Pistol ribozyme, 75 nucleotides, folded computationally.
It matches the Rfam family "Pistol ribozyme". Its family is annotated with catalytic activity in the Gene Ontology. For this family Rfam cites "New classes of self-cleaving ribozymes revealed by comparative genomics analysis" (Weinberg et al., Nat Chem Biol, 2015).
Of the family's consensus pairs, 95% are formed in the model.
RNA sequence: AGCCGACUAUGCGGCUAUAAAUAGGCAUUAGGCAUAGUGCGUCUGUCCGUCAUGUAAGUGACGGGCAGGGUUGUA
Numbered sequence: 001a002g003c004c005g006a007c008u009a010u011g012c013g014g015c016u017a018u019a020a021a022u023a024g025g026c027a028u029u030a031g032g033c034a035u036a037g038u039g040c041g042u043c044u045g046u047c048c049g050u051c052a053u054g055u056a057a058g059u060g061a062c063g064g065g066c067a068g069g070g071u072u073g074u075a
Base pairs, nucleotide, nucleotide: 001016002015003014004013005012006038007037008036009035010034011033025074026073027072032040043068044067045066046065047064048063049062050061051060052059053058
């Protein structure tokens, strides 16, 4: 100097061409290192669709829309 821990800023931390991690005070939570914002991921409800199975009802896996909510405690 660059890159990375969802994005931006600041902080904390790591790596050296890679994008991960046992790091990021200690635990906890599905909730991602922290705060603010965002509401990406995650969680709850509901609706729709694809595939498989089944005589059917249904069941399983995956995807999408809408609404809600937005880890907690502590040094």